[in-house]
Predicted 3D model of RNase P RNA and transfer RNA as a complex of 447 nucleotides. It holds a member of the Rfam family "Bacterial RNase P class A". By type it is a ribozyme. Its mean pLDDT, the model's own confidence on a scale to 100, is 76.

RNA sequence: GGCUGGCCGGGCGAUCGCGUCGCUGCUUGCAGCGUCGAGGAAGGUCCGGGCUCCACAGGACGAGGUGGUGGGUAACGCCCACCCGGGGUGACCCGCGGGAUCAGUGCCACAGAGAACAGACCGCCACCGCCCUCCGGGGCGGCGGUAAGGGUGAAACGGUGGUGCAAGAGACCACCAGCGCGGCAGGCGACUGCCGUGGCUAGGCAAACCCCACCUGGAGCAAGACCAGACAGCGAGUGUCCGAGGGUGGUCCGCCCGAGCUCGCGGGUAGGUCGCUGGAGGGUGUCGGCAACGGCACCCGGAGAUGGAUGAUCGCCAACCGUGCCGUCGUGAGGCGGUACGGCGAACAGAACCCGGCCUAUGAGCCAGCCCAU
RNA sequence: GCCCCCGUAGCCCAACGGCAGAGGCAGAGGUCUUAAACACCUCGCAGUGUGGGUUCGAGUCCCACCGGGGGCA
Numbered sequence: 001g002g003c004u005g006g007c008c009g010g011g012c013g014a015u016c017g018c019g020u021c022g023c024u025g026c027u028u029g030c031a032g033c034g035u036c037g038a039g040g041a042a043g044g045u046c047c048g049g050g051c052u053c054c055a056c057a058g059g060a061c062g063a064g065g066u067g068g069u070g071g072g073u074a075a076c077g078c079c080c081a082c083c084c085g086g087g088g089u090g091a092c093c094c095g096c097g098g099g100a101u102c103a104g105u106g107c108c109a110c111a112g113a114g115a116a117c118a119g120a121c122c123g124c125c126a127c128c129g130c131c132c133u134c135c136g137g138g139g140c141g142g143c144g145g146u147a148a149g150g151g152u153g154a155a156a157c158g159g160u161g162g163u164g165c166a167a168g169a170g171a172c173c174a175c176c177a178g179c180g181c182g183g184c185a186g187g188c189g190a191c192u193g194c195c196g197u198g199g200c201u202a203g204g205c206a207a208a209c210c211c212c213a214c215c216u217g218g219a220g221c222a223a224g225a226c227c228a229g230a231c232a233g234c235g236a237g238u239g240u241c242c243g244a245g246g247g248u249g250g251u252c253c254g255c256c257c258g259a260g261c262u263c264g265c266g267g268g269u270a271g272g273u274c275g276c277u278g279g280a281g282g283g284u285g286u287c288g289g290c291a292a293c294g295g296c297a298c299c300c301g302g303a304g305a306u307g308g309a310u311g312a313u314c315g316c317c318a319a320c321c322g323u324g325c326c327g328u329c330g331u332g333a334g335g336c337g338g339u340a341c342g343g344c345g346a347a348c349a350g351a352a353c354c355c356g357g358c359c360u361a362u363g364a365g366c367c368a369g370c371c372c373a374u
Numbered sequence: 375g376c377c378c379c380c381g382u383a384g385c386c387c388a389a390c391g392g393c394a395g396a397g398g399c400a401g402a403g404g405u406c407u408u409a410a411a412c413a414c415c416u417c418g419c420a421g422u423g424u425g426g427g428u429u430c431g432a433g434u435c436c437c438a439c440c441g442g443g444g445g446c447a
Base pairs, nucleotide, nucleotide: 001371002370003369004368005367006366007365010317011316012315013314014313015312016311018037019036021034022033023032024031025030026029039348043359044358046357047356048355049354050353051220052219053218054217058253059252060251061250063216064215065214066213067212068082069081070080071079072078083097084095085094086093087092098211099210104209105208106205107204108203121150122149123146124145125144127142128141129140130139131138132137158176159175160174161173162172163171177201179198180197181196182195183194184193185192186191224274225273226272227271233265234264235263236262237261238260245257246256247255281300282299283298284297285296286295287294288293320343321342322341323340324339325338326337327336328335329334375446376445377444378443379442380441381440384399385398386397392430401417402416403415404414405413423439424438425437426436427435
C1' cells in the first nucleotide's frame, strides 16, 4: 500500500416519564409497590418455510420460476466445497455457468463487393481484340481464374512455414490451435490427462422465441375461530333433483355442499376475546465433517402493544482522538507503555403472527490471518 | 399487512434492441405593427431516476436500489 474473515453497537448511579403482567388499596378507573420492556439490520417486502382456511390438494392444458457438479438444510433463487471460464504481480475477486453441427424459427443496424453452405471493390494472373513503343514492354476493353495481399466492420468461413501453380487455394505436406469419435487412467460427479483416428474448421445472440431437466394448487393473522350487539321490509327476475348458486383459483374436467341466488329502493352494525408467542430458540463444552452443518450433554428464560410503550436530563467510568511530560526501543522518521489536561461520549433506525436467508442503510473503532514493495 | 403501476427537455408526452432520441406547450431571436396580441420564420434546451450486467450495440432486455402514485377489510 492492499486482500479476506470476525467483533462491538457502551457500563454504573440519581431524578422525571411511558407500556405489559402480578399484588395491595379504595372513590371501579385511578394510586402505590414489584416485574419485564427492540435490532443487527426490527427496514425493503426480493425469495423460502411454519401456521390457518379452501377437498390436509386430484387430473389435463396453460402460466411462472430455477439452471456447472457434489453436499448442507424444514425449504430456498440461500450457504459450503470443488470444476470450468474471465480478471489481478499476488493475497484474492467476478460469473442468470444447460442446449446455437446430433429439433425448429428469428435477428445481426451503419459501413462494406460480400453478413451465413458468403463474397470479385481495389489488387494479382491467363487468354482474345485494339492502340502505342525507345522492341524491354505499356495502356484500354472483353471473357474468365483467384479468398494469399489491401480496404469495411463487433464479427469476413483455422494459424505459421513450405510444396505446388499462369496467379492462387487444405489442392497437398509438416507443426500448432480447436472439434467429433474410440480407448486407457484419475475422480461419487462436473471434469482433467494421455494415446489413436477422422474430416481439414464448425460465426455470434437463448437476460430472442423455443427445446431439455427439475420445482410450484390458491390465498394470506386484514388468515381463521368464538362471543356480544343492531335492523324492516318492499318490488322485479331466476331456480328447487332435467337443480340456480357456492366451495377465492387463468381455462376445462372431476369432487363436495346445495335452496336459495341476482338486481333496485329502503334500514342497520363499525365492539370484545382467542389466534399471540417456547421456537427448525439461544449459549457453553465435546465428538464427526475440509467446510456449510449435524449428533450428544449441561445451562438459560428473553416484549406482546392495538393509534400503537421502551424516552429525556445530570454525574462518574471505560474506550477513542488531540496536545504536553516521563520511561523504554531505534542511527533516524517513529513505535510501545504510563500520566495530566481538553474534546467526544455517537450513526442507521425502530417490533406488530413467527422463523431461515438475500439485499440495502449505518458511527467511532477494535481483533485475527494473508499478499505485494522496500 | 398484501398487491399493482409509473419515472425521457421547465411542463405534457412518443420512440421494433440499430445514425443515441419525434412532437406539442412554454422560452429566446427575427418579420409584420405607431406599439402590442395573433400569425409566420429561425434557434436553443435531454443523454432517458441511480448503479451494475447481457449484447457488436440498451430509453427498450435482466438484477439491485431511489423516488412517486394507486388499489384491497